[in-house]
Context: one part of a larger RNA
Formats: sequence, C1' cells, structure tokens
RNA sequence: CUGGGCGUAAAGCGCGCGUAGGCGGAAAUUUAAGUCGGAUGUGAAAUCCUUGGGCUCAACCUGAGAAUUGCAUUCGAUACUGGGUUUCUAGAGUAUUGGAGAGGAAAGUGGAAUUCCCGGUGUAGCGGUAGAAUGCGUAGAUAUCGGGAGGAACACCAGUGGCGAAGGCGACUUUCUGGCCAAAUACUGACGCUGAGGUGCGAAAGCGUGGGGAGCAAACAGGAUUAGAUACCCUGGUAGUCCACGCCGUAAACGAUGAGAACUAGCCGUUGGGGACCUUGAGUCUUUAGUGGCGCAGCUAACGCGAUAAGUUCUCCGCCUGGGGAGUACGGCCGCAAGGUUAAAACUC
Repeated sequence: CUGGGCGUAAAGCGCGCGUAGGCGGAAAUUUAAGUCGGAUGUGAAAUCCUUGGGCUCAACCUGAGAAUUGCAUUCGAUACUGGGUUUCUAGAGUAUUGGAGAGGAAAGUGGAAUUCCCGGUGUAGCGGUAGAAUGCGUAGAUAUCGGGAGGAACACCAGUGGCGAAGGCGACUUUCUGGCCAAAUACUGACGCUGAGGUGCGAAAGCGUGGGGAGCAAACAGGAUUAGAUACCCUGGUAGUCCACGCCGUAAACGAUGAGAACUAGCCGUUGGGGACCUUGAGUCUUUAGUGGCGCAGCUAACGCGAUAAGUUCUCCGCCUGGGGAGUACGGCCGCAAGGUUAAAACUC
C1' cells in the first nucleotide's frame, strides 16, 4: 500500500467561515474526453503455456503455435460519467405575515445582602471549633435603630425549560444587531454538500498598560491537629477575581460520539408554532421544529445505542496502527513571558 478501524480498548481537529480539490437533483438535445466493441500496425529473441521432434528416458536442446492482458492509428456504439446548449422545481435561497428566546454589543436604572464610615440605644463579652486557640472588644465591640460610601453578584421566577457553531449566556429598561421556527402563497432556478492550506471565534488560569477593589481568596503569617503537618480545621491576608484596551490559544473545550443527505416498529413526557373537531376546557385529535425517558428490528466484545443511532447506505474532511521513552529532544513557526504548535530517535519490555 491493500485491508481494518475511531462512545468506553489507539483514534473525531474546541467550534465556525471559507480557497483549492473531491462529490453532486430532474428532462431534452448535442459532443464522444472517460467507458465499450471491431480492424490495422506494433508489442525483439529467450523464458512461461500448448503441441510435435532429438539425445535409450528425464533434466536439457529444438520446430510450430498460442500468449505478450500494452501502445498508436482508424471505424463504430452512446447506457453511465464528463463537456456544450436549452428547459424544470422536489435540493438551496429570497420576499410576505406572524412567533418564542439568559443569542450578541453599548448605555442607563433597581432592590436584597456582605463590608466599611458617621450618629443613637446599650454592656461585657464577641467570634470560632469536634474541642480550642490565634483574632476582635471598656480607647465601648458583638447586638439593635437611623444615615452614608463603595464594589461585586442578581434570591424567588427556574424547569433532563430556552438561546447560541462552540466557548458560553440568567435583575430591569432603552438603542443597535445575529440566528431560528411556523403558515400560506409568489419568485430565483442546482445557486448545493464537504473542506487540505488559510482565516475568525474560543472557559478558567496567566501576561502587558491604566483604572477599580466590597466579598472571596493562590502565595504568605499566625492558631490548632499531629510522631511530624511545608496539609485537611480556624483567624487574618496579597496577587487575582471586576472594568477598558492588547496578548495568550489551552481544558475531562465531553454526547469522551466530525459535517451533510436519505431510509428503517411503536409508547410516554416537555418547549415554540400551525391545523381540525366539538361536548368551549386544566378538552381531544393531528402536524411541524426542538428537547428528554423507554423500547422493536438491527448493531455492539460487552456495557449499551436504538428516527437526536453506536441501525441500513452515500459524499467529503480529520485521525489511529503495541507499552514505556514522549506529546519529550532537536529544528521550524507563533508568543513580552509562561509556554503553545508541528514532532522524532536511540534504548527498553
């Protein structure tokens, strides 16, 4: 390579957009490149194969044929694939009318709570734990009432509920803005799918500059525990957590399950639309787009999956090939750094 695979054994890029490429709906017509057939030429000899002959046989030698699956030229075939032309509407998209939503960005606003400050009441404790101590408090704490400041997060609603490609998104209002769904028509007319490179987004932590800093809290300090305790528990506490701009580019970035399309029993919930039926009600039936629980066939090593497939198929991409060494070294690229990415070998079992 062929082949076999990728939920959990090695293996789906974290997720989009998209270039090249690969693949691609229906009808008619044309072409004849792929494809198929015929003819001609060529395809050295030897070898191989078939059939004769010669060494007493055989090996061996030798005659003839076949074969040489190829290439070129030429004449044809036209189902399929490709190219050209003309059409079509089932894929895809646009318009119209509605609908749901923590989808995104910016600005503003609100209440509860924690902390701090000021004032009142008030007095000896508070806090914390398994128990304590460190700590706070007669310079008046804790508790309680009133006022103020500031930052961060938005209880209930809340739901295997919703939205988003993923990361993710949850108080309220306004502005700007992306996507999705339904129902009817009308329009465009294959405009599609995938996607090597490329490019954008990408939790937390971390980094740079400047702000901000209530609570929490790596590091750190103290108190305990303990044989020890660089921990678990307690009292404190700085980066950080927050904002703006710029980097980083990684996660058990998980459904550990790439994207798209078609087909294949049912039953029960739930979210957003539409329709029908009457007994108008907490109604029944139906349809569509999601989201869950079971389950037939089938699949699977088993567990399990089962129309949201891990079933039956097609197209395209990515990836795997014993364990360790190692996601390491070296080199390249990227980064301020931390490091990321690409990615071996010796050796060893």

Model confidence (mean pLDDT): 90 of 100. This is a predicted structure of a 349-nucleotide part of an RNA (small-subunit ribosomal RNA, central domain) from an uncultured prokaryote. Rfam family: Bacterial small subunit ribosomal RNA. Gene Ontology terms of the family: structural constituent of ribosome and ribosome. The full RNA is in RNAcentral, with records from ENA.